A computed fold for an 87-nucleotide RNA from Paenibacillus oceani, annotated as c-di-GMP-I riboswitch aptamer.
The model forms 100% of the base pairs in the Rfam consensus.
Its mean pLDDT, the model's own confidence on a scale to 100, is 88.
Taxonomically the source falls in Paenibacillus (Bacteria, Bacilli, Caryophanales, Paenibacillaceae).
C1' cells in the first nucleotide's frame, strides 16, 4: 500500500412509529425516536430493479389501464470519496 472486517477503540446514521411542514402520490424535510448499519457518505444524466401517475395517452369513459419528466443510494452491480486496525 491492496484485500479483508473484530465481542477492539473513536466517531457517526438512523428503520418501524409519532408530530408539523412539502408534495397529485410515491416520497423528502425538520424534531422525537432506534430496527439496524465498516460505507445506512455522494453518485438515479452508469446500468438493472423497484414505488408513485400530477400529466399525457388509449378504452367508451363517475373509472380501469400504459407511460416518468416525479421518487428509493436502507434492493443490488458499477463509479467517486472517506475513519480504525485485530485475524
Nucleotide at each position: 500500500a491492496u484485500a479483508c472486517g473484530a465481542u477492539a477503540a473513536u466517531a457517526g446514521c438512523a428503520a418501524a412509529c409519532u408530530u408539523g411542514c412539502c408534495g397529485a402520490a410515491a416520497g423528502g424535510c425538520a424534531a422525537g425516536g432506534a430496527c439496524g448499519c465498516a460505507a445506512a457518505g455522494c453518485u438515479a444524466u452508469a446500468g438493472g430493479g423497484c414505488c408513485u401517475u400530477a400529466u399525457u395517452g388509449a378504452c367508451a369513459c363517475c373509472g380501469u389501464c400504459a407511460a416518468a419528466u416525479g421518487g428509493c443510494a436502507g434492493c443490488c452491480u458499477g463509479g467517486c470519496c472517506g475513519c480504525c486496525g485485530a485475524a